[in-house]
RNA sequence: CCGUGCUAGGUGGGGAGCUAGCGGUGCCCUGUACCCGCAACCCGCUCUAGCGGGGCCGAUGCUCGCCUUCGGCCUGUACGGUUCGGGAACGCCCCGGGAACGGAGCGACGAAGGCCGGGUCCCGCGCGACGCCAACCUGCGAACCCCGUCAGGACCGGAAGGUAGCAGCGGUAAGCGGGCGAUGGCGGGUGCCGCGGGAACGCCUGGCCGGAGCCACCGGUCCGAGUGGCGACCGAGCCGAACGUGGACAACGGCGAGUGCACGG
Numbered sequence: 001c002c003g004u005g006c007u008a009g010g011u012g013g014g015g016a017g018c019u020a021g022c023g024g025u026g027c028c029c030u031g032u033a034c035c036c037g038c039a040a041c042c043c044g045c046u047c048u049a050g051c052g053g054g055g056c057c058g059a060u061g062c063u064c065g066c067c068u069u070c071g072g073c074c075u076g077u078a079c080g081g082u083u084c085g086g087g088a089a090c091g092c093c094c095c096g097g098g099a100a101c102g103g104a105g106c107g108a109c110g111a112a113g114g115c116c117g118g119g120u121c122c123c124g125c126g127c128g129a130c131g132c133c134a135a136c137c138u139g140c141g142a143a144c145c146c147c148g149u150c151a152g153g154a155c156c157g158g159a160a161g162g163u164a165g166c167a168g169c170g171g172u173a174a175g176c177g178g179g180c181g182a183u184g185g186c187g188g189g190u191g192c193c194g195c196g197g198g199a200a201c202g203c204c205u206g207g208c209c210g211g212a213g214c215c216a217c218c219g220g221u222c223c224g225a226g227u228g229g230c231g232a233c234c235g236a237g238c239c240g241a242a243c244g245u246g247g248a249c250a251a252c253g254g255c256g257a258g259u260g261c262a263c264g265g
Base pairs, nucleotide, nucleotide: 001265002264003263004262005261006260009057010056011055012030013029014028015027020046021045022044023043024042034054035053036052037051038050062258063257064256065255066254067253071249073247074246076243077242079240080239081238082237083236084235085234086233090231091230092229093228095224096223097222098221101219102218103217105214106213113209114208115207116206117205118204119203120202121198122197123196124195125194126193127191128190130187131186132185133184134183136179137178138177139176140175146171147170148169149168154163155162156161
C1' cells in the first nucleotide's frame, strides 16, 4: 500500500412550542436523507437517547472544532388598534348671553315705541242657582207603666149613686217615613251675574298717536360657562404589523483536525 471479516458508528439536521427535563408525533426552516407499528383532554424515556420490529452501509457518504448565515425566538424604538387612569380647558357637540352678515317669516291691510281701556291676578260686599239642616205640612206611631171615651166584667154602698179600668174606638209623645212653594240658618271644584277697592304692569286683547322697522327659526359670527360625550395631550396595560440594535440557538454550505480490531498478500 492492497484485500477479506468485524466493531464503534451511521442510515438527516435545526427552530419555536409542549414538558420538571429530554426525545418523538403535529407546525415551521433547510433540503432529498431505509421500511413497518405507536402518539395531543399525547406517546416513549430519566441524563442525553424516541420506544419496539426488520433491512442496508460500515472505518467511509463517520466524529469533533471554527467560519458563514436560511429560519424562527427573546429584547428595544417609534407607529396603529384597543382598554383604563390623569390633568388642563385647546377644538366639536351640549348650555347661557351678544350683535344682526346671509336665508326664512311678520310689517304701509301700518313695524318698533308711547298712551288709554278691558281681561288674566288678589280682597271685600251683594244677587241668583244648587245642595243640606231646622221649622212647617202630612202619614205611621204605646199589650200595661200616655190621654179621652170606656161595652162586658169588677169594686164601694141598703139604695140613689160613685170609683178604678182591660179589649175596642178616637188621639198623642219620642221616634220613623214622605212633601217642600213660602220662612230661618249653613255649605262650596256654584254663576258668559252685579258693585266697590287693590296689585301688577308681564302676557292677551280693543282703541288712539306714531311712521319703518321687527324677530332670532336655520346657516355663519363674537363672548362666557362647563368637563357630560367625542377629538386632542400625558401615563399605564394588552394586541398587531414594520424596522433597527443587541442576545441565546442555528439548517444548508465552507475550512481544518481525527479515524479502531483481527487475518492474509
A computed fold for a 265-nucleotide RNA from an Actinomycetota bacterium, annotated as Bacterial large signal recognition particle RNA. Its Rfam family is "Bacterial large signal recognition particle RNA". About the family: The signal recognition particle (SRP) is a universally conserved ribonucleoprotein involved in the co-translational targeting of proteins to membranes. By type it is a non-coding RNA gene.